[in-house]
Order: sequence, then structure tokens, then C1' cells
RNA sequence: CGUGCGCACGCGCCGAAUCCCGCAAGGGAACCGGGGAACCACCACAUUGGGGUGAAUCGGGCGUAUGCCGCCGUGGGAACACGGUCGGCAGGCACCCGUAGGAGACCUUCCUGCUCCGAACCCGUCAGCUAACCCGGUAGGCGAAAGGAAGGAAAGG
Repeated sequence: CGUGCGCACGCGCCGAAUCCCGCAAGGGAACCGGGGAACCACCACAUUGGGGUGAAUCGGGCGUAUGCCGCCGUGGGAACACGGUCGGCAGGCACCCGUAGGAGACCUUCCUGCUCCGAACCCGUCAGCUAACCCGGUAGGCGAAAGGAAGGAAAGG
């Protein structure tokens, strides 16, 4: 000096997820989400359900649980049953490669670049938009900062 780990105090990031009051239970503000007329939209959809939060969609490849159809064989009067890895289709999951889209240190916008994300969960057969109105949430997880331009803000002098 660099890297990794731990602790403390700050500073910050993703996200709506912060602040105030109260001994507590809880309440309020703010932000966020859902339901819900007219008008408009949709005139179709229907278990191959449908929908919501979220940036997190949509493709291709490979493998596979499973299902359907055809074909072949066996049993059977027939319906049908069993077997086949033979062919086709669908298909949840896993992995790989992309991708709509999203994030990155004062804030917003623009330009160039780099590094990442591209998940997960919920409702329960049901919901277009939607004034009034109604119902909810305020978690969790993280850590190294690129450069230029315009405007703004703050601090210092």
C1' cells in the first nucleotide's frame, strides 16, 4: 500500500417503507398500494382460468418429472388396460446464452463510459378506466463513490 473479516461512529444505496405524539396499547402526518360510478374502452372471454405488487418481461438452447395424440405389441366381443423410449405436441423445474426494462454518492436533465440487476411473493374463480367512498403497507437487505455540460440547492469565505 492492497485485499478479506469483525466492531464502533458517521455517510450513503435499493425500496413507499420516514417523521411526530404516547408508559404502553395505539394514534396522527407524509409517502405508497388495492378496490370502487358516469363517460369512454372492451363485444369478447371462459381450468390452457384470470388478476395484483415489482425494473424483473420475452425469446433461444439443453436436460427432465408429468400429460395428450399417433403407431406397434399383448389381453379383450367391445369399451378399455398394460408395455414401448418409436414419432409428434404441450409442459413445471433446473442450468446456460440473450433480452424489454431497471440501479449505481448533493439534486434534476443531457452526453459518453464502466459495473451490476433482469427476482420473489400475493389474491383465490374475481376485479378495465373510475369522482365520491372503502380497505391496506410503512418491511427487509446492502457498501465504495467514473468523466463532461446546463440549471438548482447547500456549506464555507

Annotation
RNAcentral holds the sequence, with entries from Rfam and Ribocentre. c-di-AMP riboswitch aptamer (ydaO/yuaA leader) from Streptomyces coelicolor, 157 nucleotides, folded computationally. Its mean pLDDT, the model's own confidence on a scale to 100, is 75.